[in-house]
Molecule: transfer RNA
Organism: Patescibacteria group bacterium
RNA sequence: GCCGUCUUAGCUCAAUGGUAGAGCAACCGCCUUGUAAGCGGUAGGUUGUCGGUUCGAGUCCGACAGACGGCUCCA
Numbered sequence: 001g002c003c004g005u006c007u008u009a010g011c012u013c014a015a016u017g018g019u020a021g022a023g024c025a026a027c028c029g030c031c032u033u034g035u036a037a038g039c040g041g042u043a044g045g046u047u048g049u050c051g052g053u054u055c056g057a058g059u060c061c062g063a064c065a066g067a068c069g070g071c072u073c074c075a
Stems, first nucleotide, its partner, number of pairs: 001071007010024004018055001026042005048064005
């Protein structure tokens, strides 16, 4: 330098172009003499950034940033 994959909740990950979810963690409650475990519930999101397409974008297109991997060459 070229190519590919990825970026969504605190963490790990889902989500046919049509209301953004789950598990764990956090918080509250139940249970227990108490703690852990277990059970029930609550809260938590500018979907990396900026644009474009569309009635409608996490999803499609472009640019940029970052992470990872592969290939190759020049000086």